[in-house]
Molecule: c-di-GMP-I riboswitch aptamer
């Protein structure tokens, strides 16, 4: 220095929900708040899931309906990558 396992101190993150802002939506951001988390750090690469504005198709007087990610999710799973403390 690296890997594996166990335990723990100081700490870390923050679900639902509420408020404000933002977005077509899903969702995101900030504050409050803690259900949980040992990578709940980072990364949309693969799969999954959510949304459907644009677009396509369809229907119509009109409203509408269906499909679609280029949108979102890493607190859905895998992959990649980085890493704190104690001990062996």
């Nucleotide at each position: 220095g690296u890997u594996c396992a166990u335990a723990u101190u100081u700490g870390g993150c923050a679900a639902a929900c509420u408020u404000a802002c933002u977005g077509a939506a899903a969702g995101g951001u900030a504050a409050g708040g803690a259900c949980g988390c040992a990578a709940a750090g980072c990364u949309a690469u693969g799969g999954g899931u959510c949304u459907a504005a644009c677009g396509a198709c369809u229907a119509u007087c009109a409203a509408g309906g269906u499909c679609u990610a280029u949108g979102a999710u890493u607190g859905c799973c895998a992959g990649g990558u980085u890493g704190c403390c104690c001990u062996u």